[in-house]
Context: one part of a larger RNA
């Protein structure tokens, strides 16, 4: 001298745009964070109407609230950064060894049937959390024929495979096959810290044959057969660490980093494992074990903030249980619109950066006061008072673009800028002054109290310790610690 996601001390006036749990990948009250769809399907509560009533209630019709069967999201977005030294990331390629829901494009279809189960009724069991038995019913839910080529399979003869309807009549939809776009998977080259006071490692361990398995390759498994395979060009073990883009120094080369933002990858109380599904070995899904909690009627249940807030703890330390879905964006729906702690705004922190401001012109008998003093006088100092002006920024009151796209409607929150008011008022610190290094004298103190980055200061005149008055520096800030270059 530049920098930090900073933290301490003192001081602290506004405003912009960032940016705030680095530590305990500890525990975790409470609220919200994924739901939509009645234009897929059967029922149907309040409430309103119209009827009978024994005046308890029935019936019917409108209405749609809920739940339930289906459908498509809930593997997106959003968090951490524990693990991982590895095809995990970078960056070049490869896949004749793959998949892909919704969306486009094209080409073809869409016919006859069928038994069920939920909700719902009735009984039952349990403290609950939920569960049995029993009856009756629906669909774009399930299942059966038929149709079959540009598919699949094939010994080339041929064998074999779908489907769902719904409507306000505009459309929306379903099946199959070929393209496409999106996503994704898998291979390989090359790079990727620290240690040899770690030198040998390795039996699915390198390879083949046969089989399984997978969307697909392949010891991915698995019989068998061979004895391979890596290694000082550093295997193997051990530390450490998510990797890139960047990012911080610096002339560069490099060193150091890898908060915020974007990619990618991994993790979701810990450990393991599958299911559905086009995709999960699935954060707010399911089982099983396990440690921790909470509820029990003691039989048994529930639960996972490393989502947004906010608590407790540890720490030197990191915020509102805030408001809207207007606006971008995702789910779902023909839509109207629901949701949506993504998001977009507001709070709180000088935590960073960046602009503003705390006046302004006049003013000497250089006033008082304060500090020195050779007692003459210097200085603080045009500094104040005192006379004169402005009105920034806050303060009050009107006014008004823009963020809204889009003809009409739609701002949580915020404001550019304008116009009036009224008045210097409300707005300065904070280190330092022995040399390095810019800026001195009194006085107290007595190697005491104490000061210190380094030299070194203090033992009775201390420019170096504590005051004070004066100065230098920078200023909503000033130091001090800690870190990298």
């Nucleotide at each position: 001298g530049a920098a930090u996601g900073a933290a301490c001390g003192u001081u602290g006036g506004c405003g912009g745009c960032g940016u705030g749990g680095a530590u305990u990948a500890g525990g975790c009250a409470u609220g919200c964070a994924a739901g939509u769809c009645g234009c897929g399907c059967g029922a149907g509560a309040a409430g309103c109407c119209c009827c009978c009533u024994u005046c308890g209630g029935g019936g019917g019709g409108u209405g749609g609230a809920u739940a339930g069967c289906g459908g498509c999201g809930g593997a997106c977005g959003g968090g951490a950064g524990a693990g991982u030294a590895a095809c995990g990331c970078g960056u070049g390629g490869a896949g004749a060894a793959c998949c892909u829901a919704c969306c486009c494009u094209c080409a073809g279809g869409c016919u006859c049937g069928g038994g069920a189960u939920a909700g719902c009724c009735g009984c039952g069991g349990g403290a609950a959390a939920c569960c049995g038995c029993g009856g009756a019913u629906a669909a774009u839910a399930c299942c059966g024929a038929a149709u079959a080529a540009c598919g699949u399979c094939u010994c080339c003869g041929g064998a074999c495979c779908a489907a769902a309807g719904c409507u306000c009549c505009g459309g929306c939809g379903c099946c199959u096959g070929a393209g496409g776009a999106c996503g994704g998977c898998u291979c390989c080259g090359c790079g990727u810290c620290c240690u040899a006071c770690u030198a040998g490692c390795u039996u699915g361990u390198u390879g083949g044959u046969g089989g399984g398995g997978u969307a697909a390759c392949g010891g991915c498994c698995u019989a068998c057969c061979a004895a391979g395979g890596c290694a000082a060009c550093g295997a193997u073990g051990g530390g450490u660490a998510c990797c890139g883009g960047g990012u911080g120094u610096g002339a560069g080369a490099g060193c150091a980093u890898g908060a915020c933002c974007c990619g990618g990858c991994u993790c979701a109380c810990u450990g393991g494992g599958a299911c559905u599904g086009a995709g999960a070995c699935a954060c707010u899904g399911c089982c099983c074990a396990g440690a921790c909690a909470c509820c029990u009627a003691c039989g048994g249940g529930u639960g996972g903030c490393u989502g947004c807030a906010g608590u407790c703890g540890a720490g030197a330390a990191u915020c509102u249980u805030c408001g809207g879905c207007a606006a971008u964006g995702g789910a779902c729906g023909c839509a109207a619109g629901u949701c949506u702690g993504a998001c977009c705004g507001a709070g709180c922190g000088a935590c960073g950066c960046c602009g503003c401001g705390u006046g302004u012109g006049g003013g000497a008998u250089g006033a008082a006061g304060g500090c020195c003093u050779u007692c003459g006088g210097g200085u603080u100092g045009u500094a104040a008072a005192c006379c004169g002006c402005u009105g920034u920024c806050a303060g009050a009151g009107g006014g008004g673009a823009u963020g809204a796209a889009a003809u009409u409607u739609u701002g949580a929150c915020a404001u550019a800028u304008c116009c009036u008011c009224a008045g210097a008022g409300g707005a300065a610190g904070u280190a330092c002054g022995g040399g390095c290094u810019a800026a001195g004298u009194u006085c107290g103190u007595g190697c005491c109290a104490g000061c210190a980055g380094c030299c070194g200061c203090g033992g009775u005149a201390a420019g170096a310790c504590g005051a004070a008055c004066c100065g230098u520096a920078c200023g909503a800030a000033c130091g001090u610690u800690a870190u990298u270059c």
Molecule: small-subunit ribosomal RNA, 5' domain
Organism: uncultured organism